[in-house]
RNA sequence: GGCAAACCGUCCGUGAGGGCGGGACGCAAAGCCACCGAUCUUGUGGGCAGGAGCCUGAGACCGCGGGGUUGCAAA
Numbered sequence: 001g002g003c004a005a006a007c008c009g010u011c012c013g014u015g016a017g018g019g020c021g022g023g024a025c026g027c028a029a030a031g032c033c034a035c036c037g038a039u040c041u042u043g044u045g046g047g048c049a050g051g052a053g054c055c056u057g058a059g060a061c062c063g064c065g066g067g068g069u070u071g072c073a074a075a
Stems, first nucleotide, its partner, number of pairs: 002027002007022006025063001031069003035066003039060004045056004
């Protein structure tokens, strides 16, 4: 030099959460990817059950771990 947590403002979304601006907790991949797991949200669908509830689907999350891929510095 780079990125940008919490928080604040604003917009989008049922929601988890995301975009933009401010702001820096931190990060040598805190660049990118939803492939595996973890965590989170959700249904006016389906199944089980006397009920509470459970299972299934769809989604979120890469600054949770693994993996893939690209990059910077030094030797």
Model confidence (mean pLDDT): 82 of 100. c-di-GMP-I riboswitch aptamer from a soil metagenome, 75 nucleotides, folded computationally. The RNAcentral record of the sequence draws on MGnify.